Notes
A computed fold for a 268-nucleotide RNA from a soil metagenome, annotated as Bacterial large signal recognition particle RNA.
């Protein structure tokens, strides 16, 4: 150095979580890597730390040490970033409001704008009318009186010698009072009811309308300035919590580059 044939050893690894600690199943990460059994309300161990059966490679591209790298995960910070809960305060930045000026647009206006004047209206307020509602009387129909209501009174009862009178229950007729109904028709009465009916007052605060005057503006939107003012506050602000993101440090570390290491026994 070659060969055969063994043996250590390999046939995935790692992070959190859990555990006194390791390892297994499940999560997650790397990327390709035997098979069955066991076990998550848990199994199996003890620092060389899953056990038990079998299979296959085997001293090297593969086994064992180590530098880098460097996916991934964990710890802890405090700044910013966004998000959310909670508590506070009230300064006027945002949001909301009054106004005014700047800028852009649109639209109205010499077939007359803002503005003044006058008149009439509409508003407003008072009476009236009118309607319709309610409410209530009357009208009208129904009903309604053991005797104390009327008419007519049978039977029965009184006077009377008789004729004939007298009171008068029942029934049947009618009514009063009060009951009920009906709004068809008349009347009174009430008002947060309605009127494009009348009358009167208010009035330039407001709308319209018409006539003069006079003769170039008004009006809406958006923006940016500035200015009045407002919640007990929707954002900003403070205070103190929570998730998330970037970053910083610590910390574990797959996969991958490179180094270094490791045997026995025959034979040439």
């Nucleotide at each position: 150095c070659c060969g055969u044939g063994c043996u250590a050893g390999g046939c995935g690894g790692g992070g959190a979580c859990g555990u006194a600690g390791c390892g297994g199943a499940g999560c997650c990460c790397u990327g390709a890597a035997c098979u069955c059994g066991c076990a998550a309300u848990c199994c199996g161990c003890u620092c060389u730390a899953g056990c038990g059966a079998g299979g296959c490679c085997g001293a090297a591209u593969u086994c064992c040490c180590u530098u880098c790298c460097g996916a991934g995960g964990g710890g802890c910070g405090u700044u910013c970033g966004c998000c959310u809960c909670g508590g506070g305060g009230u300064c006027a930045g945002c949001c909301c409001u009054u106004c005014u000026g700047g800028u852009a647009u649109g639209g109205c206006g010499c077939u007359g704008a803002u503005g003044g004047c006058a008149c009439g209206g509409g508003u407003c307020c008072c009476g009236c009318g009118c309607g319709a509602u309610g409410u209530u009387g009357g009208u009208c129909c129904g009903u309604g009186a053991a005797c104390c209501a009327g008419g007519u009174c049978a039977g029965a009862u009184c006077c009377g010698g008789a004729a004939g009178g007298a009171a008068g229950c029942a029934g049947c007729c009618u009514u009063a009072a009060g009951c009920g109904g009906u709004c068809a028709c008349c009347g009174a009465u009430a008002g947060g009811c309605g009127c494009a009916g009348c009358g009167g007052g208010u009035c330039c605060c407001c709308c319209c309308g018409u006539g003069c005057c006079g003769g170039a503006g008004c009006c809406g939107u958006g923006u940016c300035a500035g200015u009045c003012g407002a919640u007990c506050a929707g954002c900003g602000c403070c205070c103190g919590g929570g998730a998330c993101g970037c970053c910083g440090c610590c910390u574990c570390g797959a996969c991958g580059c490179g180094g270094g290491g490791u045997g026995c026994a025959c034979g040439g």
The coordinates come from a structure-prediction model, not an experiment, and the mean pLDDT is 75. Rfam family: Bacterial large signal recognition particle RNA. The family's RNA type in Rfam is non-coding RNA gene.